[in-house]
RNA sequence: GCCGUCUUAGCUCAAUGGUAGAGCGUCGCGUUGUGGCCGCGAAGAUUCAGGUUCAACUCCUGGAGACGGUU
Numbered sequence: 001g002c003c004g005u006c007u008u009a010g011c012u013c014a015a016u017g018g019u020a021g022a023g024c025g026u027c028g029c030g031u032u033g034u035g036g037c038c039g040c041g042a043a044g045a046u047u048c049a050g051g052u053u054c055a056a057c058u059c060c061u062g063g064a065g066a067c068g069g070u071u
Stems, first nucleotide, its partner, number of pairs: 001070007010024004018054001026042005047063005
């Protein structure tokens, strides 16, 4: 240089073009003599810019970053 894969919540991961979810964690309440466990609830995310579409995490183009392959 060329090719490929990946980027979603604090962490690890889901999501057939049609309401972005889960576990752990955090916070609040209940429970408890206190704490933990447990129960109920809340906050919190699509790497960036464009395009296609009635509708994009998903498809297309370009950029950024990480990893791998190849000369």
Molecule: transfer RNA
Organism: Roseivivax halodurans JCM 10272